[in-house]
Context: one part of a larger RNA
RNA sequence: CGUUGGAGUGUUGAGGGAUGUCGUCCGUAGUACGAGAGGACCCGGACGAAGCGACCUCUCGUGUCCCGGCUGUGCCGCCAGGCGCAACGCCGGUUAGCGAUGUCGCGCGGGGAUAACCGCUGAAUGCAUCUAAGUGGGAAACCCUCCCCAAGAUGAACACUCCCGAGCCGCAAGGCUCCUGAAGGGCCCUGGGAGACUACCAGGUUGAUAGGCGGCAGGUGUAAGGCGCGCGAGCGCUUCAGCCGAGCCGUACUAAUUGCCCGUGAGG
Numbered sequence: 001c002g003u004u005g006g007a008g009u010g011u012u013g014a015g016g017g018a019u020g021u022c023g024u025c026c027g028u029a030g031u032a033c034g035a036g037a038g039g040a041c042c043c044g045g046a047c048g049a050a051g052c053g054a055c056c057u058c059u060c061g062u063g064u065c066c067c068g069g070c071u072g073u074g075c076c077g078c079c080a081g082g083c084g085c086a087a088c089g090c091c092g093g094u095u096a097g098c099g100a101u102g103u104c105g106c107g108c109g110g111g112g113a114u115a116a117c118c119g120c121u122g123a124a125u126g127c128a129u130c131u132a133a134g135u136g137g138g139a140a141a142c143c144c145u146c147c148c149c150a151a152g153a154u155g156a157a158c159a160c161u162c163c164c165g166a167g168c169c170g171c172a173a174g175g176c177u178c179c180u181g182a183a184g185g186g187c188c189c190u191g192g193g194a195g196a197c198u199a200c201c202a203g204g205u206u207g208a209u210a211g212g213c214g215g216c217a218g219g220u221g222u223a224a225g226g227c228g229c230g231c232g233a234g235c236g237c238u239u240c241a242g243c244c245g246a247g248c249c250g251u252a253c254u255a256a257u258u259g260c261c262c263g264u265g266a267g268g
């Protein structure tokens, strides 16, 4: 911009995409078959491999400053306690998130039409012949069924709901004047397991959207100070402490203020 008034919500599915795999073992059955050795079709079941999708309870990884330990050096006057630098200085752990090595799921089955192939009936050709007329069966492939996208499907679909004035001229489309600016959308702002931007989603005081704060979960692992013990390094008690990013629940303390713009007026 179109979809022939505008708008919100929910759908339909033309069409497109994705999937489609394989193995081992068990039963049937040591049966059919075979002199024996050996050893099934069909059917049913179990467990896997790789692939794909989703997720983070578990396991593992990351987690650049969440906690702790340690060294050197400079500084905060000294001690103590800290801070800067040293690849996050090094090391041990680790929340959320993200991930796989982790967890869960998928392939099934059914229908249709077929390939090679197997048939029925059957002439040309008194026989024969699956084929010429007719007709049945038959594959992981094809078309449906399952999953995803999808009306720019310009063939532009459908349903529900919401919104919209008068006068004059004109056959009408429409034009002019006055009034009006709807439903709804956007700008802007707070944000997001959404995201390159945009878009999308949650919110904007009739509010839990983010921050802060409170509680909880969770992580570190028992802070500082004080007291006691030890010659001392240090240890014990106070203390399952102290500190704490992203998590959960709550709470208007802070910030989403006030506003502005677009969109019209019944649609031959």
Stems, first nucleotide, its partner, number of pairs: 001152001005163007015149003021049007033038001051106005059100004066093005071086006109145004117137004164267001165178005179265001184262004188204005209255003212251005218244003225238005
Molecule: large-subunit ribosomal RNA, domain VI
Organism: Gemmatimonadota bacterium